The prediction has a mean pLDDT of 83.
Predicted 3D model of a 72-nucleotide RNA (transfer RNA) from Candidatus Curtissbacteria bacterium RIFCSPHIGHO2_01_FULL_41_13.
RNA sequence: UCCCCGGUAGCUCAGUGGUAGAGCGGAGAGCUGUUAACUCUAAGGUCGUAGGUUCGAAUCCUACCCGGGGAG
Numbered sequence: 001u002c003c004c005c006g007g008u009a010g011c012u013c014a015g016u017g018g019u020a021g022a023g024c025g026g027a028g029a030g031c032u033g034u035u036a037a038c039u040c041u042a043a044g045g046u047c048g049u050a051g052g053u054u055c056g057a058a059u060c061c062u063a064c065c066c067g068g069g070g071a072g
Stems, first nucleotide, its partner, number of pairs: 001071007010024004018055001027041004048064005
C1' cells in the first nucleotide's frame, strides 16, 4: 500500500429498507426469619464518524477512524 471480517445498551451478541431487541449485569418491588434462588416491573441507545441514495437507512453506496485477519 491492497484485500477480507467486525464496530448496535455496562458486557456478549441479534436485527439484510418500515416502531432498535434478547441474554447477562445494575436498579426497584414481590416471596423468605435473613441471604441466595425464583417471579414481576421499569430504566439504560447520536446503531464508530461524515456525507450520499430513498417517502423512509442500524440495514444500500462513498470516504475516513478503530479492532482483528490476510497479501506484498
The organism belongs to Candidatus Curtissiibacteriota, within Bacteria. RNAcentral records the identical sequence in 2 taxa. Rfam family: tRNA. By type it is a transfer RNA. Gene Ontology term of the family: triplet codon-amino acid adaptor activity.